Record summary
This is a predicted structure of a 104-nucleotide RNA (TPP riboswitch aptamer (THI element)) from Azospirillum brasilense.
[in-house]
RNA sequence: GGGCAUUGGCUGGGGUGCCGUGCGGGAUGCGCUCACGCGGCUGAGAUCACACCCAUCGAACCUGUCUGGAUAAUGCCAGCGAAGGGAGCCGCCGCAUGGUAUCC
Numbered sequence: 001g002g003g004c005a006u007u008g009g010c011u012g013g014g015g016u017g018c019c020g021u022g023c024g025g026g027a028u029g030c031g032c033u034c035a036c037g038c039g040g041c042u043g044a045g046a047u048c049a050c051a052c053c054c055a056u057c058g059a060a061c062c063u064g065u066c067u068g069g070a071u072a073a074u075g076c077c078a079g080c081g082a083a084g085g086g087a088g089c090c091g092c093c094g095c096a097u098g099g100u101a102u103c104c
Base pairs, nucleotide, nucleotide: 001104002103008090009089010088011055012054013053014052017041018040019039020038021037022036024034025033026032061085062084063083064080066079067078068077069076092099093098
């Protein structure tokens, strides 16, 4: 000097699906299935990740043989859903405009 309190700091929580194809393996009566590579779809994120999103004012994320629509397909979209769960602490002053600490 900058920058805010719906910030910031520390700490913690969470997901990684669907389709095509190549190669290799497994299983098999048929249908299949697993790992890896490449490509496509949605998305903030699809193993990329020292990333991304979310943290109680919590639809980040989890729980569904659910309902409707769309799609090549899907947890793609919407609804049930103000459902049930879900990871927290610090956080100043002022009536207010605003100022200010952590931080850069």
Notes:
Model confidence (mean pLDDT): 75 of 100. The sequence is in RNAcentral, with records from Ribocentre. Rfam family: TPP riboswitch aptamer (THI element). About the family: Vitamin B(1) in its active form thiamin pyrophosphate (TPP) is an essential coenzyme that is synthesised by coupling of pyrimidine and thiazole moieties in bacteria. For this family Rfam cites "Metabolite-binding RNA domains are present in the genes of eukaryotes" (Sudarsan et al., RNA, 2003).